[in-house]
Context: one part of a larger RNA
């Protein structure tokens, strides 16, 4: 010197953009954050208005209603959003390989969409429960489910070409096995099969990628091989037997400590230090497992078990998971509202209207930090008045005020008022901005002044009280402690601490 997600201390005018729990992956009241399709299907209300009957209690009928609701099925919930525990690891970086795989929607292409069925929720009725829920027994519908018809797939055999040849591409027969679904309407949207694309993923390998030798010997599914199983897929992945092997001073193996990168700080580079915010990946969702579902989880707002803590309870037995956005307590030197809005960007459903969407887009708090502006210009010596200082003549504070003349960026008041919208639709917001009109009016302070180091004098004090980053100030004339006048640097900041180069 330069940097900061920074704190404390003083001090504080305004606006743009940006950031804003670095500690307790401590515990969490309260609202929100994931749903949507009636153009896949079933059931269906109520108030209230209006008849009509009425024994004046009420009945019953219409609409309300293509309603709400409730339940099946579809789709999504694997994205979006947090967080940095955990991980020294094919986690990440890079540059390969997959002839060892998958891929829902999406885009092209080809064929298809024929024929029966049998249940089941909701719903009614009853039972047990305190509640969470549970069970029986009627009953019904489908794009839900299940036969069968047929298919250029798959798998087995047979024959033939190619090729980066365990293996793959194609072209041929022969046997097995496997599809489908309508729905509003007249045109599409769905379904089914195969082929290809584009996007995504999974698994391998080269090379890179922390400290410790006061850590030197590790290892039995351990190395490998052969049968079997598993997986979408190689593979000790996982069994059986058989062999006895594999890794290490080029640092295993154990232990500490760490999310990785793109970047970010400084730095002339070389390098060191760093991983906040954005943007790629990874790993985690109270803590320990585990699996359905599904194209995709071994799932943050999904189950299931076990524990731990907190809640309800009729003590039999339930209920919950903010490392989503707000909030709350705690810990801390600290770190924001229990806002607005789906306008726009995207996203999920939908044929569409449109419905959700603390992503997102705004608004709020905070000099946190970086860029801009302001706190007035001119003139103006009787060099006023006061400070302070003297050698008592003066000097100095200082053209500084005053005082005149002007400006008006700010500021207050009043009009008008956007773009962000492509036809409609604007949270932001009567905001930016513009235009009047008022008035120097509303607006500076912090550190330092021995020497490094820019900037000096008095008066207190008297090795006291106290300064200090080194060196060293203070013992009675202290430019170094405390005040005061003046002076230097910086300026809405200024100093201090801490970190890092």
């Nucleotide at each position: 010197g330069a940097a900061c997600g920074a704190a404390c201390g003083c001090u504080g005018g305004c606006g743009g953009u940006g950031u804003g729990c670095c500690u307790a992956a401590u515990a969490c009241a309260u609202g929100c954050a994931a749903g949507u399709c009636g153009a896949a299907c079933g059931c269906g209300a109520a108030a209230g208005c209006c008849g009509u009957c009425u024994u004046c209690g009420g009945a019953u009928g219409g609409u309300g209603a293509u309603u709400a609701g409730c339940g099946u099925g579809g789709c999504g919930c694997a994205c979006g959003g947090g967080u940095g525990a955990g991980u020294a690891a094919c986690a990440c970086g890079u540059a390969g390989a997959u002839a060892a795989c998958c891929u829902g929607c999406c885009u092209u292409u080809u064929a298809g969409c024929c024929u029966g069925g049998a249940a089941u929720a909701a719903c009614c009725u009853c039972u047990u429960g305190a509640a969470a829920a549970a069970g029986a027994g009627g009953g019904u519908a489908a794009u839900a489910c299940c036969g069968g018809a047929u298919a250029u797939a798959u798998u087995c055999g047979g024959c033939g070409a190619c090729c980066g040849a365990u293996g793959g591409u194609c072209a041929u027969u022969g046997a097995a096995u496997g599809a489908a679904a309508g729905g509003u309407u007249u045109a599409c949207c769905a379904c089914u099969a195969a082929a290809a694309g584009a996007g995504g993923g999974g698994u391998c390998u080269g090379c890179g990628c922390g400290g410790c030798a006061u850590u030197a010997g590790c290892u039995u599914g351990u190395u490998g091989g052969u049968g079997g199983g598993g997986u979408a897929a190689a593979g000790g992945c996982c069994u059986a037997c058989c062999a006895a092997g594999g890794c290490u001073a080029c640092g295993a193996u154990g232990u500490c400590u760490a999310g990785c990168g793109g970047g970010u700080c400084u730095g002339a580079g070389a390098g060191g230090a760093u991983g906040a915010u954005c943007c790629g990946c990874c790993a985690c969702a109270c803590u320990g497992g585990a699996a359905c579902u599904g194209a995709g989880a071994c799932a943050c707002g999904g189950u299931c078990c076990a524990g731990a803590c907190u809640c309800c309870u009729a003590c039999g037995g339930g209920a919950g998971g903010c490392a989503g956005c707000a909030g709350u307590a705690g810990g801390g030197a600290a770190u924001a509202u229990u806002g607005c809005g789906c306008a726009a960007u995207g996203g999920g459903c939908g044929a569409a209207a449109g419905c959700c969407u603390g992503a997102c887009g705004c608004a709020g708090c905070a000099a946190c930090a970086c860029c801009g502006c302001g706190u007035g210009a001119g003139u103006g010596a009787a060099g006023a008045a006061g400070g302070c200082u003297c050698u008592c003549g003066g000097g100095u504070c200082g053209u500084a005020a005053a005082a005149c003349u002007c400006u008006u960026u700010u500021u207050u008041a009043g009009g008008g008022g956007a773009a962000g919208a492509u036809a409609a639709u604007g949270a932001c917001g009567g905001u930016a901005c513009c235009c009047u009109a008022a008035g120097a009016a509303u607006a500076a302070g912090c550190a330092c002044c021995g020497g490094c180091u820019a900037a000096c004098u008095c008066c207190g004090u008297g090795c006291c009280a106290g300064c200090a980053g080194c060196c060293g100030c203070g013992g009675u004339a202290a430019u170094a402690c405390g005040g005061a006048g003046g002076g230097u640097g910086c300026a809405a900041g200024c100093g201090u601490u801490g970190u890092u180069c």

The part of an RNA shown here (small-subunit ribosomal RNA, 5' domain) has 501 nucleotides and comes from Cephalothrix simula. Its Rfam family is "Bacterial small subunit ribosomal RNA". RNAcentral holds the full RNA, with entries from SILVA. Lineage of the source: Eukaryota > Metazoa > Lophotrochozoa > Palaeonemertea > Cephalothrix.